[in-house]
RNA sequence: ACCGCAGGUCGCCUUAUCGCUCCAAACUUGAUUUGGAGAGGAAAGUCCGGACACCAUAGGGAAGCAUAACGGCUAACGGCCGUCGUCCCGAUUUUAAUCGGGAUAGGACCAGUGCAGCAGAAAGAAUGUACAGGUAAUGCUGUAGUGAAAUCAGGUAAACUCUAUGCGGUGAAAUGCCACGUAAACCUACAUUUGAGGGUUCCCGCCCAAGUAGGAGGGUAGGCAGAUAGAGCACACGGGUAACUUUGUGCCUAGAUAAAUGAUAAGGGUCCCGAUCCCUAUCGGGAUACAGAACCCGGCUUACAGGCCUGCUUUUUUA
Numbered sequence: 001a002c003c004g005c006a007g008g009u010c011g012c013c014u015u016a017u018c019g020c021u022c023c024a025a026a027c028u029u030g031a032u033u034u035g036g037a038g039a040g041g042a043a044a045g046u047c048c049g050g051a052c053a054c055c056a057u058a059g060g061g062a063a064g065c066a067u068a069a070c071g072g073c074u075a076a077c078g079g080c081c082g083u084c085g086u087c088c089c090g091a092u093u094u095u096a097a098u099c100g101g102g103a104u105a106g107g108a109c110c111a112g113u114g115c116a117g118c119a120g121a122a123a124g125a126a127u128g129u130a131c132a133g134g135u136a137a138u139g140c141u142g143u144a145g146u147g148a149a150a151u152c153a154g155g156u157a158a159a160c161u162c163u164a165u166g167c168g169g170u171g172a173a174a175u176g177c178c179a180c181g182u183a184a185a186c187c188u189a190c191a192u193u194u195g196a197g198g199g200u201u202c203c204c205g206c207c208c209a210a211g212u213a214g215g216a217g218g219g220u221a222g223g224c225a226g227a228u229a230g231a232g233c234a235c236a237c238g239g240g241u242a243a244c245u246u247u248g249u250g251c252c253u254a255g256a257u258a259a260a261u262g263a264u265a266a267g268g269g270u271c272c273c274g275a276u277c278c279c280u281a282u283c284g285g286g287a288u289a290c291a292g293a294a295c296c297c298g299g300c301u302u303a304c305a306g307g308c309c310u311g312c313u314u315u316u317u318u319a
Base pairs, nucleotide, nucleotide: 001315004312005311006310007309008308009307010306012268013267014266015265016264017263018262020038021037022036023035024034025033026032027030040290044301045300047299048298049297050296052171053170054169055168059204060203061202062201064167065166066165067164068163069083070082071081072080073079084106085104086103087102088101089100090099091098092097093096107162108161112160113159114156115155129144130143131142132141133140175225176224177223178222186215187214188213189212190211197208198207199206232251233250234249235248236247238245239244269288270287271286272285273284274283275282276281
């Protein structure tokens, strides 16, 4: 220097024209003008954990689900950090350790059940192989042979299971309020204190309870809050191996509701290829991804053109 791997990070820019959403101001009150703001590292999958809201501020049991070494971080976690153990690769030598890198679903198989390739007569147990010995009789005894293991203890729980711990349910279409309209009618079934039904798996208990379910129809399908100042972001100092965090300073950074954040043109940047060329460079062509908020936050996973940084490995060259 090139290639590869791992981790981190950035992830196109400018101008013009025509538009979109929100906020503020103005007066000419117009769906006007001016000014300001306007997607992401994953906004995604909706997998895990929280915040918040409602239902008994949520009880007992069963079932189910999740987790599993030790310590720590955190609002919390099945996430993250550190250490130990086990396994794999490489190097070194003292052949068993050291160093470096990587992986790890890492409780229990003296509770029970299940499962297991090859070899071998037979593998969780006997329809007991060969030879020898022995008995009234019998694998009763020894040796050989296969194998990690041959009536003797093993392996396996990303096998059932057991143990320990945790988990009530629903989910912003939660929930509260305002407005508009209507059919508190009709039919069927069940029920009205002998309690239907509801409290989002089942049983008990507790509470509510006069309606509930279905059919055929009538009406509405609007607005506000929730909802954007927060476990918030940036920087500095300090604490800690680290994850993380104290303190201080500064900052305000989408809020739409069928869903705005766009389209076109020109120029530039970056990367790749080709030609000219000693090089610089010039010319031509191509590429510029994945994707798009919908109550919010912390993680995980997945997708991603190309660039940059750090570390490691291999090969080559030079000193």
Description
The RNA shown here (Bacterial RNase P class A) has 319 nucleotides and comes from a Flavobacteriaceae bacterium. The coordinates come from a structure-prediction model, not an experiment, and the mean pLDDT is 75. Taxonomically the source falls in Flavobacteriaceae (Bacteria, Pseudomonadati, Bacteroidota, Flavobacteriia). The RNAcentral record of the sequence draws on ENA. Rfam family: Bacterial RNase P class A. Rfam classes the family as a ribozyme.